[in-house]
RNA sequence: GGCCCUAUAGGCAAACGGUUCAAGCCGCCACUCUUUCAAAGUGGAAAUUGCGGGUUCAAAUCCCGUUAGGGCUA
Repeated sequence: GGCCCUAUAGGCAAACGGUUCAAGCCGCCACUCUUUCAAAGUGGAAAUUGCGGGUUCAAAUCCCGUUAGGGCUA
């Protein structure tokens, strides 16, 4: 240099181009319970999907560029 893979809440991780508000688990916050803590239960906050464009009525998803990490190859 060429090719391929990955990037989504604090961590992990799902989502045939549409069902609504982007699931779920852990963590966090509040409440219940308890003498207290833990455990358990209930509720809540938190991601416009690495970044910038494009296609489309509609994009996490498709296309182009780019950044970071990883791999293969000369």